[in-house]
RNA sequence: GCCCUCGUGGUGCAAUGGAUAGCACGCAAGAUUCCGGUUCUUGAAAUUCGGGUUCGAAUCCUGACGAGGGCG
Numbered sequence: 001g002c003c004c005u006c007g008u009g010g011u012g013c014a015a016u017g018g019a020u021a022g023c024a025c026g027c028a029a030g031a032u033u034c035c036g037g038u039u040c041u042u043g044a045a046a047u048u049c050g051g052g053u054u055c056g057a058a059u060c061c062u063g064a065c066g067a068g069g070g071c072g
Base pairs, nucleotide, nucleotide: 001071002070003069004068005067006066007065010025011024012023013022018055027043028042029041030040031039048064049063050062051061052060
């Protein structure tokens, strides 16, 4: 330099172009307990960035940035 794959809460993953973006762990509060743990309830927290296609984009196209892999 060229090619391929990927980028979603704090972490690990889901999500036929149509929801209020879901699940687990973690975190916070409450219940329980003498305290803690366990258990239960509730809550906060995410689509890398710009542009385009579309009635509608996390998803499709394109550019940038970042990560991983392959070739030279």

RNAcentral holds the sequence, with entries from ENA and Rfam. The RNA shown here (transfer RNA) has 72 nucleotides and comes from Mesobacillus maritimus. Rfam family: tRNA. It is annotated as a transfer RNA. Rfam describes the family as follows. Transfer RNA (tRNA) molecules are approximately 80 nucleotides in length. The same sequence occurs in records of 4 taxa.